[in-house]
Small-subunit ribosomal RNA, 5' domain from an uncultured bacterium, 529 nucleotides, folded computationally. RNAcentral holds the full RNA, with entries from ENA. Its mean pLDDT, the model's own confidence on a scale to 100, is 82.

Context: one part of a larger RNA
C1' cells in the first nucleotide's frame, strides 16, 4: 500500500460497486423455455338468429383446453468438483472438415398413395400410466415423374507428372420438393414458405510449433505400446478401431509416479526487474446427485430430455411409482463469515410469430449489509468580568478556553407540503402521398403527418414553510512515533509489535483531566507485495 475479509467499540446522508472464499453437503414451496390458428384435423364455453307451446333442432359468431406438425429448447443463467496438458494462451495449418436460421447467385416446384394422434367405444390400474377396436387431417409419412450438381462404375484421352496419380470427355446407375395468406376484373397478381446446386458470413470440429506449479527421500516407463501395409469407421487426418508385419517409442534438456491447481485478459504490490493472485467484469474449458450409454438434431454424448446401474429422499391400496436448486429467491447444516421466498417485461437482448402479441428470476430496478471507494453534513460570524464546574498547583495562579453562555445570521442536511408524469423513447401501430413492378388491387419500399405504451416512482430536480434545529466517535500519549500530569496499585493486578514496564514517589498497569492522530469511522486479527 492492498483486501470478496472477520472481530471489538461507535454510527447522519447520498452516489457507484461488491456480498457462502467453508459442505460440488442435503433441500419444503413458488417461479426460471416456450411459441405459431398465415402448416393440420377438431371445437369446450358464451352470445345471436330461425322454427317450435315446450323439450329441443338447425344456422352464424366467439373461439378455451388438449393433440399432430414446425422452429426453439445445444443460447441465455450457475459452479470450479475434475483437469499439469486432449485444458488454456499464442502463432500457424485444414490439399483432411461440417455449418440450422441469415445474405447472395442460378434452377425447380409434375402427378399419386397409405396411415396415425386427437376423438368415440370398451377394458386394466390406488396412482403413474396402459391396452384393444373404430373413424379422420396436414407443410407429418411413402412411392412415381422430371432435372442439374454430386457420388459410384466403365471406356477414352492431342493435357500435367519421374512415377503413383490428377484433370478433361463420353456412357450407365443413383439422385428433390409443400403449401399457406391477402387482393382480384376470376384470367391472375403480390407476399411468405418449400426443393436442388454454387458462393459468403457466422459458429464449430481437427492438426502442428512454442509457453505453462512443486517433489529425485519418485529413475526407469511403455505391447495398441512406436512405426508400416490393408480393411473398417468419422463431417474430417490419425492405433481412432481391427488383421498381419517389423521392434520400436519416451527419459537427468527430468520420462514415469506422487502432490497441488480450472487457464487467460487482468487484479494487487513495486522506481523497475520481479513477487503474489485469478473474487467481481470479459474470453476459453470442464461439470450438472455418482458412474456409464446412446437417441433426436445443423449442432448435445444434452443442468430444468431419455435409458441402465449405485446412494439418498418421498408417495403407495404393498402390486408398483416419483425426484434431482453448482438457475432466482428461500430453508437446513457447516463456519469467524456473506442478502429479499420483492417489482416489471417500460428499456436492452434472446425464442416463437407476417404481425398484433406471448414467453423471458437473462436483464432493468427496488430491498438488506459502513463490506469497499468517492462525496456531503453534524453549523457560521462576533463574543472576556477569561463565568461556573473539572483538573493541576504550597499559594499567587495556570489550564480546559472564544470553548460555553449571550448576540446576529445561514438552512446543505432534516421534517411538512407542493411541483414534476422531466430524461430513459426510438421503434411498433394508424392515415395520406409517392417510387419500382404490374392491366388493376392487395402487398413491398420511401416520405410526411399522427401516435398508445414507465417496473423504478410518493423518482431525480425545483419551489415554499419550519427551526441550530436531526447528526461524533475510536485509538494512542517510555523510545521507535505526533502527543503528559495527578491519583490508585505495589514483580500484585496488569501491559507488550520490538526494546521492555510493574518489588511505595510507575510520563509504560487502572482511572481522571489534558494533549496528539484519524474521522462516520477508528482500532485489532488474518493474508499478499
Nucleotide at each position: 500500500a492492498a483486501c470478496g475479509a472477520a472481530c471489538g467499540c461507535u454510527g447522519g446522508c447520498g452516489g457507484c460497486g461488491c456480498g457462502u472464499u467453508u459442505u460440488a453437503g442435503g433441500c419444503a414451496u413458488g417461479c426460471a423455455a416456450g411459441u405459431c390458428g398465415a402448416a393440420c384435423g377438431u371445437g369446450a364455453u358464451g352470445g345471436c338468429g330461425u322454427a317450435g307451446c315446450a323439450a329441443u333442432a338447425c344456422g352464424c359468431c366467439u373461439g378455451a383446453a388438449a393433440g399432430u406438425g414446425g422452429c426453439g429448447a445445444a443460447c441465455g443463467g450457475g459452479u470450479g468438483a475434475g483437469u499439469a496438458a486432449c485444458a488454456c494462451g499464442u502463432a500457424a495449418g485444414u490439399g483432411a472438415u461440417c455449418u440450422a436460421c441469415c445474405c447472395u447467385u442460378g434452377g425447380g416446384a409434375u402427378g399419386g398413395g397409405g396411415a396415425u394422434a386427437g376423438c368415440u367405444u370398451a377394458u386394466g390400474g390406488a396412482a403413474a400410466c396402459a391396452u384393444a377396436a373404430g373413424a379422420u387431417a396436414a407443410a407429418a409419412c411413402c412411392g412415381a415423374a422430371u432435372a442439374a450438381a454430386g457420388u459410384a462404375a466403365u471406356u477414352u484421352u492431342a493435357u500435367u507428372u519421374g512415377a503413383a496419380a490428377a484433370g478433361g470427355a463420353a456412357u450407365u446407375a443413383u439422385g428433390a420438393a409443400a403449401g399457406g395468406a391477402g387482393c382480384u376484373a376470376c384470367g391472375g397478381c403480390u407476399c411468405u414458405g418449400c426443393c436442388c446446386a454454387g458462393g459468403g458470413a457466422u459458429g464449430a470440429g481437427c492438426u502442428u510449433g512454442c509457453g505453462c506449479c512443486c517433489c529425485a527421500u519418485u529413475a526407469g516407463c511403455u505391447a495398441g505400446u512406436u512405426g508400416g501395409u490393408g480393411a473398417g469407421g468419422u463431417a474430417a487426418a490419425g492405433g481412432c478401431c481391427c488383421a498381419c508385419c517389423a521392434a520400436g517409442g519416451c527419459a537427468a534438456c527430468g520420462a514415469u509416479g506422487g502432490g497441488u491447481a480450472g487457464c487467460c485478459g487482468g487484479c494487487c504490490u513495486g522506481a523497475g526487474a520481479g513477487g503474489g493472485u485469478g473474487a467481481c467484469c470479459g474470453g476459453c474449458c470442464a461439470c450438472a446427485u455418482u458412474g456409464g450409454g446412446a437417441c433426436u438434431g445443423a449442432g448435445a454424448a444434452a443442468c430444468g430430455g431419455c435409458c441402465c446401474a449405485g446412494a439418498c429422499u418421498c408417495c403407495u391400496a404393498c402390486g408398483g411409482g416419483a425426484g434431482g436448486c453448482a438457475g432466482c429467491a428461500g430453508c437446513u447444516a457447516a463456519g469467524a463469515a456473506u442478502c429479499u421466498u420483492c417489482c416489471g417485461c417500460a428499456a436492452u437482448g434472446g425464442g416463437g410469430g407476417c404481425a398484433a402479441c406471448c414467453c423471458u428470476g437473462a436483464c432493468g430496478g427496488a430491498g438488506c449489509g459502513a463490506c469497499g471507494c468517492c462525496g456531503c453534513g453534524u453549523g457560521a460570524a462576533c463574543g472576556a468580568u477569561u463565568a461556573a464546574g473539572g483538573c493541576a498547583g504550597a499559594g499567587a495562579u495556570g489550564u480546559u478556553g472564544u470553548a460555553a453562555a449571550g448576540u446576529u445570521c445561514u438552512u446543505u442536511u432534516c421534517c411538512u407540503g407542493u411541483u414534476g408524469a422531466a430524461g430513459a423513447a426510438u421503434a411498433a401501430g394508424u392515415u395520406a402521398g409517392g417510387u419500382a413492378g404490374g392491366g388493376a388491387a392487395u402487398g413491398a419500399c420511401c416520405u410526411a403527418a399522427u401516435g398508445a405504451u414507465g417496473a423504478c416512482g410518493u423518482u431525480a430536480u425545483a419551489c415554499a414553510g419550519g427551526g441550530a434545529a436531526u447528526a461524533a466517535g475510536c485509538c494512542a500519549c517510555g523510545g521507535c512515533u505526533a502527543a503528559u500530569u495527578a491519583c490508585g496499585u505495589g514483580c500484585c493486578a496488569g501491559c507488550a509489535g520490538c526494546c521492555g514496564c510493574g518489588g511505595u514517589a510507575a510520563c509504560a498497569c487502572g482511572u481522571a483531566a489534558g494533549u496528539g492522530g484519524c474521522a462516520a469511522g477508528c482500532g485489532u486479527u488474518g493474508u499478499u507485495c